Transfer RNA from a Muribaculaceae bacterium, 73 nucleotides, folded computationally. It matches the Rfam family "tRNA". It is annotated as a transfer RNA. The source organism's lineage runs through Bacteria, Pseudomonadati, Bacteroidota, Bacteroidia and Muribaculaceae. It was read from a public genome assembly.
């Protein structure tokens, strides 16, 4: 330098004919218990790496760019 893959709540990830973002764990309130743990019922938390474009509408399509991993030279 070239190519591929990845980037979404605190963490690990899902979300593919474009239709208003979810799960598990964690945090937190309650119930239960002598206490703890486990279990059960709730709650908060993300504008989807960043910028731009297409579209009535973008996590998803297009362009640029940043970071990481792998490969090639």
């Nucleotide at each position: 330098g070239c190519g591929a893959c990845a980037g979404u709540g605190g963490c690990u990830c899902a979300g593919u004919u474009g239709g208003u973002a979810g799960a598990g764990c964690a945090u937190u309130g309650g119930c239960u218990u002598c206490c703890c743990a486990a279990g059960c019922c709730g709650a908060g938390g993300g504008u989807c790496g960043c910028g731009g474009g297409u579209u009535c509408g973008a996590g998803c399509c297009c362009c640029g760019u940043c970071u990481g991993u792998c490969g090639c030279u």